Overview:
Lysine riboswitch aptamer, 168 nucleotides, folded computationally. The prediction has a mean pLDDT of 79. The sequence was found by an Rfam model in a public genome assembly.

[in-house]
RNA sequence: GUAUUAGAUAGAGGCGCGGUCUUAAUCAGUAUCCUGAACACCCGGUGGGAAACGGGCAGGAGAAAGGUAAUGCCGCCGAAGGAACGGAAGCUUUCCCAAGAUUUCGUAACCUGGGCCGUCGGAGAAUAUCCGCCGGACUGUCGCAUUUUGCGGAGAGCUGUCAACUAU
Numbered sequence: 001g002u003a004u005u006a007g008a009u010a011g012a013g014g015c016g017c018g019g020u021c022u023u024a025a026u027c028a029g030u031a032u033c034c035u036g037a038a039c040a041c042c043c044g045g046u047g048g049g050a051a052a053c054g055g056g057c058a059g060g061a062g063a064a065a066g067g068u069a070a071u072g073c074c075g076c077c078g079a080a081g082g083a084a085c086g087g088a089a090g091c092u093u094u095c096c097c098a099a100g101a102u103u104u105c106g107u108a109a110c111c112u113g114g115g116c117c118g119u120c121g122g123a124g125a126a127u128a129u130c131c132g133c134c135g136g137a138c139u140g141u142c143g144c145a146u147u148u149u150g151c152g153g154a155g156a157g158c159u160g161u162c163a164a165c166u167a168u
Base pairs, nucleotide, nucleotide: 001165002164007162008161009160010159011158014077016076017075018074019073020072022070023069024068032061033060034059035058036057041056042055043054044053046098047097048096049095050094051093080112081111082110084107085106086105087104088103089102091100092099113139114138116136117135118134120132121131122130123129141153142152143151144150145149
């Protein structure tokens, strides 16, 4: 110096990422259970067909899961997250036929350097929280320049070491 293919290994970024124990709030005075009233009417579920059921008013008792937050611990720095496609599970009153979102597993290096703030959209019981597009400043890194700074690129990156090949 080279690489049309990711050589090996060790590292860095910081309101960094994921998992998990515990605790707390939320969920919710809800579901559910008990007692009483009423027994006429009304209301209810994603669509179609069929069939049932539940709820309403008063009193008493009264959760949990999922989703979060904080401290600690563990594993980490494509950490991880997302989109697409495929599989599975339970759910949407029950059954049949559709449809839907959710959770989870897998596949291709398809997208994203990182967190933060904001608009919009989606998920969610939610003003929690998460996800995505766009915008903003910040930040690590490399490159370029007119170098107290400005601009640009992307993790297929960057830094160290070792190895391979080529030239001197």